RNAcentral holds the full RNA, with entries from SILVA. Large-subunit ribosomal RNA, domain II from Ziziphus jujuba, 693 nucleotides, folded computationally. The prediction has a mean pLDDT of 82. It matches the Rfam family "Bacterial large subunit ribosomal RNA".
[in-house]
Context: one part of a larger RNA
RNA sequence: GCCGGCGACUUAUAGGCAGUGGCUUAGUUAAGGGAACCCACCGGAGCUAUAGCGAGAGUGAGUCUUCAUAGGGCAAUUGUCAUUGCUUAUGGACUCAAACUUGGGUGAUCUAUCCAUGACCAGGAUGUAGCUUGGGUGAAACUAAGUGGAGGUCUGAACCGACUGAUGUUGAAGAAUCAGUGGAUGAGUUGUGGUUAGGGGUGAAAUGCCACUCGAACCCAGAGCUAGCUGGUUCUCCCCGAAAUACGUUGAGGCGCAGUAAUUGACUGGACAUCUAGGGGUAAAGAACCAUUUCGGUGGGGGCUGCAAGAGCGGUACCAAAUCAAGGCAAACUUUGAAUACUAGAUAUGACCUCAAAAUAACAAGGUUCAAGGUCAGCCAGUGAGAUGAUGGGGGAUAAGCUUCAUCGUCGAGAGGAAAAUAUCCCGAAUCACCAGCUAAGGCCCCUAAAUGACCGCUCAGUGAUAAAGGAGGUAGGGGUGCAGAGACAGCCAGGAGGUUUGCCUAGAAGUAGCCACCCCUGAAAGAGUGCGUAAUAGCUCACUGAUCGAGUGCUCUUGUGCCGAAGAUGAACGGGGUUAAGUAAUCUGACGAAGCUACGGUAUGUAAAAAUGCAUCGGUAGGGGAAUGUUCCGCCUAGAGGGAAGCACCCGGGCGAGCAGUGGUAGACAAAGCGGAAGCGAGAAUGUUGGC
Numbered sequence: 001g002c003c004g005g006c007g008a009c010u011u012a013u014a015g016g017c018a019g020u021g022g023c024u025u026a027g028u029u030a031a032g033g034g035a036a037c038c039c040a041c042c043g044g045a046g047c048u049a050u051a052g053c054g055a056g057a058g059u060g061a062g063u064c065u066u067c068a069u070a071g072g073g074c075a076a077u078u079g080u081c082a083u084u085g086c087u088u089a090u091g092g093a094c095u096c097a098a099a100c101u102u103g104g105g106u107g108a109u110c111u112a113u114c115c116a117u118g119a120c121c122a123g124g125a126u127g128u129a130g131c132u133u134g135g136g137u138g139a140a141a142c143u144a145a146g147u148g149g150a151g152g153u154c155u156g157a158a159c160c161g162a163c164u165g166a167u168g169u170u171g172a173a174g175a176a177u178c179a180g181u182g183g184a185u186g187a188g189u190u191g192u193g194g195u196u197a198g199g200g201g202u203g204a205a206a207u208g209c210c211a212c213u214c215g216a217a218c219c220c221a222g223a224g225c226u227a228g229c230u231g232g233u234u235c236u237c238c239c240c241g242a243a244a245u246a247c248g249u250u251g252a253g254g255c256g257c258a259g260u261a262a263u264u265g266a267c268u269g270g271a272c273a274u275c276u277a278g279g280g281g282u283a284a285a286g287a288a289c290c291a292u293u294u295c296g297g298u299g300g301g302g303g304c305u306g307c308a309a310g311a312g313c314g315g316u317a318c319c320a321a322a323u324c325a326a327g328g329c330a331a332a333c334u335u336u337g338a339a340u341a342c343u344a345g346a347u348a349u350g351a352c353c354u355c356a357a358a359a360u361a362a363c364a365a366g367g368u369u370c371a372a373g374g375u376c377a378g379c380c381a382g383u384g385a386g387a388u389g390a391u392g393g394g395g396g397a398u399a400a401g402c403u404u405c406a407u408c409g410u411c412g413a414g415a416g417g418a419a420a421a422u423a424u425c426c427c428g429a430a431u432c433a434c435c436a437g438c439u440a441a442g443g444c445c446c447c448u449a450a451a452u453g454a455c456c457g458c459u460c461a462g463u464g465a466u467a468a469a470g471g472a473g474g475u476a477g478g479g480g481u482g483c484a485g486a487g488a489c490a491g492c493c494a495g496g497a498g499g500u501u502u503g504c505c506u507a508g509a510a511g512u513a514g515c516c517a518c519c520c521c522u523g524a525a526a527g528a529g530u531g532c533g534u535a536a537u538a539g540c541u542c543a544c545u546g547a548u549c550g551a552g553u554g555c556u557c558u559u560g561u562g563c564c565g566a567a568g569a570u571g572a573a574c575g576g577g578g579u580u581a582a583g584u585a586a587u588c589u590g591a592c593g594a595a596g597c598u599a600c601g602g603u604a605u606g607u608a609a610a611a612a613u614g615c616a617u618c619g620g621u622a623g624g625g626g627a628a629u630g631u632u633c634c635g636c637c638u639a640g641a642g643g644g645a646a647g648c649a650c651c652c653g654g655g656c657g658a659g660c661a662g663u664g665g666u667a668g669a670c671a672a673a674g675c676g677g678a679a680g681c682g683a684g685a686a687u688g689u690u691g692g693c
Base pairs, nucleotide, nucleotide: 001693002692003691004690005689006688011091012090013089014088015087016086017085018084019083020082021081022080023079026048027047028046032042033041052059053058062074063073064072065071094232095231101222102221103220104219105218106217112196114194115193116192117191118190119189120188121186123155124154125153126151130147131146132145133144134143135142159183160182161181163180164179165178166177167176198214200210201209202208207216236627237626238625239624240623245258247256248255249254259383260382263378264377265376266375267374268373273347274346275345276344277343278342284336285334286333292328293327294326296324297323298322301319302318303316304315305314306313307312350370351368352367353366354365386411387410388409389408390407391406392405393404394403395402416427417426431602432601436598437597438596442592444590445577446576447575451589453588454587457584458583464579470564471563474561475560476559477558478557479556480555481554482553483552491548493546494545495544498520499519503515504514527542531540532539604617605616606615607614608613629682631679632678633677634676635675636674640670647666648665650664651662653660
């Protein structure tokens, strides 16, 4: 891991509600008696009901409060006893599972300390004290050579340890092996016997060790401890169908109470829509208030300053109140003010039948019921982690697949089609069957169902098929305004002069460093000069004019669509092929396209008693309700069975399904159906448990 077996909402008592039953001349017994046992029967104590209200005295269809019926509260009624189901409470209370805690015991054959009694430590090195002899001294001290053999001394086996590396890591081994390595006469090592016990011992102290167990050993018991936590919780079909919110909580992943679901009953007749009537202070707008803000005018007051002995009289390119004019601005501004939303009222529905006659059929009238809304009550769940899209806001950076509110949608609990793939986006709600049809979103060159459709434009960038400020004679349109056959724009030919080198300044300044002025003449035209250039001149050029040429040419605003701006880590930004349309704007037609709708056929649910028939309905998690099926045992009834029961595997039939029959085979002794009853009553999951492989 697989297969088989086992494996989880039970039971007692009490309460509530519902269904069913008995009695209602109200119902009913409990303990106990009775009896072989269980019943029957006896037993009326007690309980419920028949009147409530008040703390109570008490009063009574009323009573209490109170000065007061002024108002208000409660009441103005009601079977009972069993049984089944659901549910609540108390018990282990659906099941498995702690870590802990308490009590009583068992452990020091491991290990820690200690006690008693024994044992062990190759070899080598160093050479303390003391002593002896010599020297030395008055005697000593001292000194030299010997002798001597001290030491938590040195080196190094046994022995004890364990610093490093490798191997081993389902090991040879639940801590080792190999190679190095520390101590090795000492606080040494070790044998045997003993001591100390868990709220404890022992500890050269690491919370270490106390039998592979130690921040409190192990065993048994309280014990099925408790677990707001995790896992698991077993057959079928049908109907309905949520929540992830408010308030409170030593509360935040739990509860309580509301909200919301199912179911049962009662009442009402609406819901949506249209119209009417309302209040509002949001969006917008505005600046009249309040706050904020820019510029301009006037300038109370102040500053600076002049005159003056002072009072005072002046000046001011300073600040600035107030006011006037113009222009902004606000969630906590409003002289204004919507759309929605909300409240109230009025009108008003679809289907069927009657009317309705032999067929068809309208209005009014009458009736029925289905669909659709709401209120109340009983009984009982789940939920109280939500996610995302759109809109209006707060927080954040008008960041987040961010966070937090409000309104709506979807997912959650929703399959199908579209978006390449893709809970939350778009279309649209799956009862079953069908080799039928019509459409939605979206698509119609190929992958790939359907147009290489029509018409009119645009785009050349593979833009389409990712992005901004900004940039540009891209390109197609629209508007405005100049010049132009009295010849424009561009090109070419020619002129572009004189006073004058204007004046000033300057070393110089001659159109062209700089400053002021910017005139006059000749002329077709020519600036006291648009640039280049020179030290300054010179030179080139422009404005301006003529000739040539012969039709449009400048400037500006704007729309559509392209270009640049455009750099990232595997190759990757049409789904791919590919595409000049198969891109894109407007218009039109056709066909495709879903579990949508329709056609044909069937099952089921609700309703009308049933049937027929009509109408409506049948996605679904948590969850609620209904109806069935099977297993074991029991009661009644008892079929069948060696002429073959149960069981087993195959074949086959009908049942929506769980499941149930049947022939033949195998097997070899019990046992089906029907009506009821009772449960150790249905397994695929629990790192389930047990057996096998």